Context: one part of a larger RNA
RNA sequence: GGCAUACGGUGGAUGCCUUGGCGUAAGUAGGCGAUGAAGGACGUGGCUAGCUGCGAUAAGCUUCGGGGAGCCGCUAAGCAGGCUUUGAUCCGGAGAUCUCCGAAUGGGGCAACCUGAUCCUGGUAAUGCAGGAUCAUCCGCCAUUGAAUACAUAGAUGGCGGAGGCGAACGGGGGGAAGUGAAACAUCUCAGUACCCCCAGGAAAAUAAAUCAAAUAGAGAUUCCCUGAGUAGUGGCGAGCGAAAGGGGAAGAGCCCAAACCGGUGAAAGAAAUUUCAUCGGGGUUGUGGGGCUGCUUUAGGGUGUAGCCCGGGAAGUUACCAAAUCAGACCAUAGUUGAAGGCUCCUGGAAAGGACAACCAAAGAGGGUGAUAGUCCCGUAGACCAAAUGGUCUGGUCUUCCUGGAAGCAGUUCCCGAGUACCGCGGGACACGUGAAAUCCCGCGGGAAGCUGGGAGGACCAUCUCCCAAGGCUAAAUACUUACUUACGACCGAUAGUGAACUAGUACCGUGAGGGAAAGGUGAAAAGCACCCCAGUGAGGGGAGUGAAAUAGUACCUGAAACCGUGUGCUU
Numbered sequence: 001g002g003c004a005u006a007c008g009g010u011g012g013a014u015g016c017c018u019u020g021g022c023g024u025a026a027g028u029a030g031g032c033g034a035u036g037a038a039g040g041a042c043g044u045g046g047c048u049a050g051c052u053g054c055g056a057u058a059a060g061c062u063u064c065g066g067g068g069a070g071c072c073g074c075u076a077a078g079c080a081g082g083c084u085u086u087g088a089u090c091c092g093g094a095g096a097u098c099u100c101c102g103a104a105u106g107g108g109g110c111a112a113c114c115u116g117a118u119c120c121u122g123g124u125a126a127u128g129c130a131g132g133a134u135c136a137u138c139c140g141c142c143a144u145u146g147a148a149u150a151c152a153u154a155g156a157u158g159g160c161g162g163a164g165g166c167g168a169a170c171g172g173g174g175g176g177a178a179g180u181g182a183a184a185c186a187u188c189u190c191a192g193u194a195c196c197c198c199c200a201g202g203a204a205a206a207u208a209a210a211u212c213a214a215a216u217a218g219a220g221a222u223u224c225c226c227u228g229a230g231u232a233g234u235g236g237c238g239a240g241c242g243a244a245a246g247g248g249g250a251a252g253a254g255c256c257c258a259a260a261c262c263g264g265u266g267a268a269a270g271a272a273a274u275u276u277c278a279u280c281g282g283g284g285u286u287g288u289g290g291g292g293c294u295g296c297u298u299u300a301g302g303g304u305g306u307a308g309c310c311c312g313g314g315a316a317g318u319u320a321c322c323a324a325a326u327c328a329g330a331c332c333a334u335a336g337u338u339g340a341a342g343g344c345u346c347c348u349g350g351a352a353a354g355g356a357c358a359a360c361c362a363a364a365g366a367g368g369g370u371g372a373u374a375g376u377c378c379c380g381u382a383g384a385c386c387a388a389a390u391g392g393u394c395u396g397g398u399c400u401u402c403c404u405g406g407a408a409g410c411a412g413u414u415c416c417c418g419a420g421u422a423c424c425g426c427g428g429g430a431c432a433c434g435u436g437a438a439a440u441c442c443c444g445c446g447g448g449a450a451g452c453u454g455g456g457a458g459g460a461c462c463a464u465c466u467c468c469c470a471a472g473g474c475u476a477a478a479u480a481c482u483u484a485c486u487u488a489c490g491a492c493c494g495a496u497a498g499u500g501a502a503c504u505a506g507u508a509c510c511g512u513g514a515g516g517g518a519a520a521g522g523u524g525a526a527a528a529g530c531a532c533c534c535c536a537g538u539g540a541g542g543g544g545a546g547u548g549a550a551a552u553a554g555u556a557c558c559u560g561a562a563a564c565c566g567u568g569u570g571c572u573u
Base pairs, nucleotide, nucleotide: 001572002571003570004569005568006567007566008565009564015558016522017521020493021492022490023489024488025487026486027485028484029482030481031166032165039101040100041099042055043054044053046079047078049075050074051073061095062094063093064092065091066090070083071082072081106115107114108113116135117134118133119132120131121130122129137163138162139161140160141159142158143157144156145155170201171199172198173197174196175195181188185236211219212218223250224249225248226247227246233241234240254474255473256472257418261282262281263280264279265278266277267276268275269274287452289417290416291415292413293412294411295410296409297408298407299406301311302310303309304308312404313403314402315401316400317399325398326397327396328395329394330393331392332391333390334389336385337384338383343357345356346355347354359376360375361365367379368378369377423447424446425445426444427443428442429441430440433459454469455468456467457466458465509516510515529557532544533543534542535541
């Protein structure tokens, strides 16, 4: 030196554990904000570094409920001092206070700072000073005032109301890539995706046929799911893209204007009749066309002075179809209450919940804790209850609104039925559809109808036939999503896993910045956390003693693998 072996050191794998995560489902809620948000800065405790809470009334104030013996939050013990059955601490409802920054809004500014004006109050002999309130901008309405410029308008001032910013996804709209695929690449694809911007709601959007369809059969708003179907199509007919009708389900709901016409008010023109315009009310809303006006017929409550009023009748209901409230009840949410049944015994053990014995409850044998494994020890669980206050849902009443003279039919009249619209040309876009035979929808430029004996569609176009009525508007549900809260569950993880984060975590640290971004859990049942003695540098550390079941469980603490480093012994060179 090597090998073997025993015992150690180092190290922190493994096992076990879980306070933290992940996912799914259901329900709630679906917003907060100039009454100052989200997010922060700085403060705030008797002593206070961080976290938490709170805001100069500062780990808190008031009040109403709950609760019932201890309490003064956590790391975190201590010292000092208090509170509490006259009900504290704690939990919940409603209030008060709420510095400064931040949309930040009197002005400024390098966020948490600086500095004004007006009015009021306090103080001073007076000024300085202190405190309170108001003062940003934009939009709408109203009022006062008011230029060039006569009326007016612009402008100015004031009052009232609103907006602004934040927020995870879902939604609508305006813009809009490339890597990629096509085994290269240009049309094409990726994809109207990512991303940017605007806007909204608890959902949004869409929605009441100028729809589909069919061939002489029919359906009857929209949305979503299954199917139709990887079909019909489309496509350098490549890569790929990819319907619809129909059928089956979820849900189910229909309405209002514009116009003709009638009437009121105002203005303008005119000598006047009247006409035009504006505005309000009535009327009216459709495609077997509808409506208006005129005439006729039929039908339809009453009273009274036929203008209206009263009584009576009918209908509906605050999410459309018109709209504002209030009360009561029930239920729910935001604290809570009650809640059965085991031990005198014995064994092992540090400890009984384990084993033995012999019991009990069960609408409760879910789960967790307790010195090992507990239905009956504790918290709970099943079941049964509960709210002063605030909020929500539902029902009903009050109430409110509407209808009550129209409705139906016939005839006449040809008055109305959404115009720079439909449509066409050119250029684009969207439609599964790449210009194609390309209908349909939308946009830019140019042209430009009919108007009910009218117009559009049925995939070029024409005819026949069929269906429908554009150029105005509203509309619940079925559908999408989950930042957040509650509950439950898991052939989900178990500290290199699971969130980046089980712990002072978006912390420490890095970066000018945008941004990047960790490591780090476990003594024991209980600190009983080693009094006292010895060595030692008034060390570190160790040896005794003591605690404990265990100290090779001693805070560098459960278990304690390997690499690596030693000591003893054996063999060997």
Predicted 3D model of a 573-nucleotide part of an RNA (large-subunit ribosomal RNA, domain I) from a soil metagenome.
Model confidence (mean pLDDT): 81 of 100.